[in-house]
RNA sequence: UGAGUAAAUCAGGUGAUCGCGGGCACUUGAUGUCAAGUGCCUGAGGAAAGUCCGAGCUCCAUAGGGCAGGGUGCUGGGUAACACCCAGUGGGGGCGACCCCAAGGAUAGUGCCACAGAAAUGUAGACCGCCCAGCACUCAACCCAGUGAAUGAAAGGUUGCCUUUUGUUUGAAGAAUAGUUUUUCACGUGAAAGAUAAUCUUUCAAUUACCGGGUUGAGUGCUGGGUAAGGGUGCAACGGUGCGGUAAGAGCGCACCAGCGGCCGGGCGACCGGCCGGCUAGGUAAACCCCACCCGGAGCAAGACCGAAUAGGGGGACCAUGGAGUGGCCCGCUCCGUCCCCGGGUCAGGUCGCUAGAGGCGUUAGGCAACUAACGUCCCAGAUAGAUGAUCACCCACGACAGAACUCGGCUUAUAGGUUUACUCACAAA
Numbered sequence: 001u002g003a004g005u006a007a008a009u010c011a012g013g014u015g016a017u018c019g020c021g022g023g024c025a026c027u028u029g030a031u032g033u034c035a036a037g038u039g040c041c042u043g044a045g046g047a048a049a050g051u052c053c054g055a056g057c058u059c060c061a062u063a064g065g066g067c068a069g070g071g072u073g074c075u076g077g078g079u080a081a082c083a084c085c086c087a088g089u090g091g092g093g094g095c096g097a098c099c100c101c102a103a104g105g106a107u108a109g110u111g112c113c114a115c116a117g118a119a120a121u122g123u124a125g126a127c128c129g130c131c132c133a134g135c136a137c138u139c140a141a142c143c144c145a146g147u148g149a150a151u152g153a154a155a156g157g158u159u160g161c162c163u164u165u166u167g168u169u170u171g172a173a174g175a176a177u178a179g180u181u182u183u184u185c186a187c188g189u190g191a192a193a194g195a196u197a198a199u200c201u202u203u204c205a206a207u208u209a210c211c212g213g214g215u216u217g218a219g220u221g222c223u224g225g226g227u228a229a230g231g232g233u234g235c236a237a238c239g240g241u242g243c244g245g246u247a248a249g250a251g252c253g254c255a256c257c258a259g260c261g262g263c264c265g266g267g268c269g270a271c272c273g274g275c276c277g278g279c280u281a282g283g284u285a286a287a288c289c290c291c292a293c294c295c296g297g298a299g300c301a302a303g304a305c306c307g308a309a310u311a312g313g314g315g316g317a318c319c320a321u322g323g324a325g326u327g328g329c330c331c332g333c334u335c336c337g338u339c340c341c342c343g344g345g346u347c348a349g350g351u352c353g354c355u356a357g358a359g360g361c362g363u364u365a366g367g368c369a370a371c372u373a374a375c376g377u378c379c380c381a382g383a384u385a386g387a388u389g390a391u392c393a394c395c396c397a398c399g400a401c402a403g404a405a406c407u408c409g410g411c412u413u414a415u416a417g418g419u420u421u422a423c424u425c426a427c428a429a430a
Stems, first nucleotide, its partner, number of pairs: 001426010012395007020043010045401001049412002052410005057299004064331004069295005074088005089103001090101004104290002109288002111284003122238001127231002129227016146210004151205010162194007170186006239257006258280001260277007303352004313342006322336004359378008
């Protein structure tokens, strides 16, 4: 300097003139509380609004008690009292000063939690999921067994060809012999061996295909079992977070936290703190209800007095086992009448109630405070067809919300602008 929080206060002011309500005094008139004049004093609010609470006061009333009903709802104080105020406790909001809470009980009982969701009846609940087992299917890998194919190797068989060896029929040539015979070549035909080609079989190896079985793994489906940790739905899902553990999970175990219960300590108390413990469905009572405390009713148009007027009229019901008595019902108590209809009189009568108060202000003391006590001081509206206005001048915040009706203490609502005090936050300087 700015932005906030809490509290208090002002609510146009000053001067002049005239005019309104009340009170007091005096004068005049009147003769009964009236009228006029003069002077003095005084005269709408912080909410006067709302009629939401509480009371004072008045009447019922001479009497109470209970039920129903109503009010309040953390604790302790204040007060005449309160649903108000103060201080605390618990919870929530705010960086904070501070603000807000319809703040007892869900283990007395009964309800409700729609829709969504598997499930919001109590140890409820399984939609998607996770795990295990069984069955079926598929895929992959491996193994076993079988079949087929082709390949390679080995072995064997068959056929063909080639070579070699050898046997043999026939022919030719040659040689030799008394005869027989013998050599070479050629055709045909056998055998053996070797090599080779083709083909077949068997074995082995590996490859491939198919089928069967087994093992392992993965996937899908079905069935059964386990699970409520993960996801989804919802305002809210059976304590929360984390770690361990488990087939997967779960307070199943552990640590911390919340809740509940027990014990101990602090405090008048609400409650707070510590220790221990089983591990533990919620929300809603601003639903009914339970618990604690409190509560007669009606209201100033209450009510009292004076005056005036009339028709102290007529009819009906109940009637002592009755009627009436200021919310309802019962008991009690009191009185002896009460209620309804028709008709008549008063109703623009007057006075009181009506403002001296649970009052204002100041000082001192007590108290954290609300507030209390003592002393001193002041009188500050009382209308009833209902009082505050008009003019001028100046200042100024350039006038908001808005007018007493028996009074007071509060709450709530509406509200232009100003002043003061304390505190908080941010920025800057010293």
Molecule: Bacterial RNase P class A
Organism: Peptococcaceae bacterium